[in-house]
C1' cells in the first nucleotide's frame, strides 16, 4: 500500500408513505420518515429500464448513479 468486511468503534446516507413546490411526463428539490447500504459518495462510458415524440424509414431529447458493469474519491482495522 492492496485485498477483504466484525455482534469492533466513530460516524454517515436514507426507501415507500405523507406535506409543498417544479415538470407534458418519467422524475427531481425541500421537508417529514427510515426500508435498507462498506461506498446507497461522485461520474450517464457500457448494457438496462422508465418517459417524451414519433407511428413509413431514418435521426434525435429527457430520466433512473438505491438496476447490473465500469471509472474516480474516501472512513475504521477484527479475522
Nucleotide at each position: 500500500c492492496u485485498c477483504c468486511g466484525a455482534u469492533a468503534a466513530a460516524g454517515g446516507c436514507a426507501a415507500a408513505g405523507c406535506c409543498a413546490g417544479a415538470g407534458c411526463a418519467a422524475u427531481c428539490u425541500g421537508g417529514u420518515g427510515a426500508c435498507g447500504c462498506a461506498a446507497a459518495g461522485c461520474c450517464a462510458c457500457g448494457g438496462g429500464u422508465c418517459c417524451a415524440a414519433a407511428g413509413u424509414u431514418c435521426a434525435g431529447g429527457g430520466a433512473c448513479a438505491g438496476c447490473c458493469g465500469g471509472g474516480u474519491u474516501g472512513c475504521c482495522g477484527a479475522a

Predicted 3D model of a 79-nucleotide RNA (c-di-GMP-I riboswitch aptamer) from a Deltaproteobacteria bacterium. Rfam family: c-di-GMP-I riboswitch aptamer. Gene Ontology term of the family: cyclic-di-GMP binding. About the family: GEMM was predicted in a large-scale screen for bacterial structured RNA regulatory elements. The model forms 94% of the base pairs in the Rfam consensus. The prediction has a mean pLDDT of 86.